[in-house]
RNA sequence: GGGCGGCUAGUUCAGCGGACAGAACGCUUGGUUCCGGACCAAGAGGUCAUGGGUUCAAAUCCCAUGCCGCCCG
Repeated sequence: GGGCGGCUAGUUCAGCGGACAGAACGCUUGGUUCCGGACCAAGAGGUCAUGGGUUCAAAUCCCAUGCCGCCCG
């Protein structure tokens, strides 16, 4: 330098054009317990990497850029 893949909650990931964007773990509060863990209930937490474009509508499609990984030279 060329090619491919990834980037969504604190972490690991799902979501593959229209529903308030979700799950698990973690965190907070309450219950339970002698206290804690486990368990049960409730809750908080997101510029969907960034900037453009397409579309009535974009996390989702297209382009550019950035970062990470793999392959080739």